[in-house]
RNA sequence: AUUCGAUAAUGGCAAACUUGCCGAAAGGCAAGGACGCAAAGCCGUGGGUCUACCGUUCCGAAGGAACUAUGACAGCCAGGUUACCGGC
Numbered sequence: 001a002u003u004c005g006a007u008a009a010u011g012g013c014a015a016a017c018u019u020g021c022c023g024a025a026a027g028g029c030a031a032g033g034a035c036g037c038a039a040a041g042c043c044g045u046g047g048g049u050c051u052a053c054c055g056u057u058c059c060g061a062a063g064g065a066a067c068u069a070u071g072a073c074a075g076c077c078a079g080g081u082u083a084c085c086g087g088c
Stems, first nucleotide, its partner, number of pairs: 003087003012037002017032006035075001041081003045078003048073003055067005
């Protein structure tokens, strides 16, 4: 330095849920809380999934339905990038 994650050690993050705030929603932020995680650190580059305000089309009285990301998910996968300890 690459690579791997047995055995430890120092630690780290924090699912569901609850409360508050933001958002049309998905979801996000903060506090509590731990299901788990060797990158469950960071990045929307590729695939995938979620939502549908606005918009388009259809039925129509109100309203409803379908399509659609510019929105979201990094704890869906791949990829990029940085990194503790230890093994070969």
Molecule: c-di-GMP-I riboswitch aptamer
Organism: Paenibacillus sp. MAHUQ-63